[in-house]
């Protein structure tokens, strides 16, 4: 210096203006509403989106229902040991698979419990003889049939009853033997997942498919902030009190129509929590490869209910910043992004 691979870090800065959002303070003798307390407007003042704030897929906190225990049915995971509130997520780590390397990917239990499927090729797809090999026989004897015998060879195909070399055989064949590769036993390391090593057994019920049914195993109660709590108008409602009541019709009586006060329920309208002090952030110092855990100091950092961050101007950069805008909160995964900068490591090259 290229050229890669891991992990992070920012996400236009800075000034002036006008605007917006809750808070906090004023709110006078002075604007507007009130009888007042008090609110509205006004003014000041600090502060005000992400790294994904999306997607709404996973797991929790919190809420209301609903629950003795168990089960069915659905659904989610699936080597192995730790993290955590909890995960399908994260760390290490074994086994696979990819790259020269750094390093990167993997839903990685079980098809001797059953069942289902395997197009097309091909002579046969869980059963095998098409060619070609060898042996015998026959004929029309440079060859053609027939029988039997082989799974080394050819071709077909993802896949054809372990792979290669040799012995041995008419020609083959785990029919026999080295090596590797299964499977069984054992010792030996390792928490285990495995792995090393040494013995056995000539290899089967014989393939492959479980993000195919299904089978073991673990784990789930449901719906969600429009969850849900708390005061609360009208309007209908019941209970008591009143009824020899009061108004209206009327001269008056009979008649007739209408009305009242308190309590209590119930919660519509519309208020107030729920709501941002949190599995919370920053730094240090300890414990662990690490994921993350403790301990001390310091901070508080948006909270709306039609819903707030943006416009314009100077200026710098790399000369126009990309993808996007919180609505209960929190761990995650996933997708989306204009460029810039850092720091581990590989791999080539060039110079000392």
């Nucleotide at each position: 210096c290229a050229a890669g691979u891991a992990a992070g870090a920012c996400a236009g800065g800075c000034g002036a203006u006008c605007g917006c959002g809750g808070c906090u303070g004023c709110g006078g003798a002075u604007g507007c509403c009130g009888a007042a307390a008090g609110g509205c407007a006004g003014c000041a003042g600090a502060c005000g989106a992400g790294g994904a704030a999306a997607g709404u897929c996973c797991g929790g906190g919190c809420u209301u229902c609903a629950c003795a225990g168990g089960g069915c049915a659905g659904g989610a995971u699936g080597c192995c040991g730790g993290a955590u509130a909890a995960c399908g997520u994260c760390c290490g780590g074994u086994g696979g698979a990819g790259g020269c390397g750094a390093c990167u990917c993997c839903a990685a239990g079980g098809c001797c419990a059953g069942u289902g499927c395997a197009a097309c090729a091909g002579a046969a797809a869980u059963a095998a003889a098409c060619c070609g090999c060898c042996g015998g026989g026959a004929a029309u004897u440079u060859u053609u049939c027939c029988c039997g015998g082989u799974a080394a060879g050819g071709g077909u195909g993802g896949a054809a009853a372990g792979g290669c070399a040799g012995u041995g055989u008419a020609a083959g064949a785990g029919a026999c033997u080295a090596c590797c590769g299964c499977c069984c036993u054992g010792c030996u390391g390792g928490u285990a997942a495995c792995a090393g090593c040494a013995g056995g057994g000539g290899c089967a019920c014989a393939u492959g498919u479980a993000a195919a049914c299904c089978c073991c195993a673990u784990c789930c109660g449901a719906a969600g902030c429009a969850a849900g709590a708390c005061c609360g108008g009208a309007u209908a409602g019941a209970a008591a009190c009143u009824a020899u009541g009061u108004g209206g019709c009327g001269g008056c009586c009979c008649g007739u129509c209408a009305c009242g006060u308190u309590u209590c329920a119930g919660g519509u309208a519309g208020g107030u929590c729920g709501c941002u002090u949190g599995a919370g952030c920053a730094c240090a110092g300890c414990g662990g490869c690490a994921a993350c855990g403790c301990u001390g100091u310091g901070c508080c950092u948006a909270g709306a209910c039609a819903g707030a961050u943006g416009a314009u101007c100077g200026u710098c950069c790399g000369a126009c910043g990309a993808c996007a805008u919180a609505a209960c909160c929190c761990g995650g995964c996933u997708u989306a992004u204009c460029g810039u900068c850092u720091u581990g490591c590989u791999u080539g090259g060039c110079a000392u």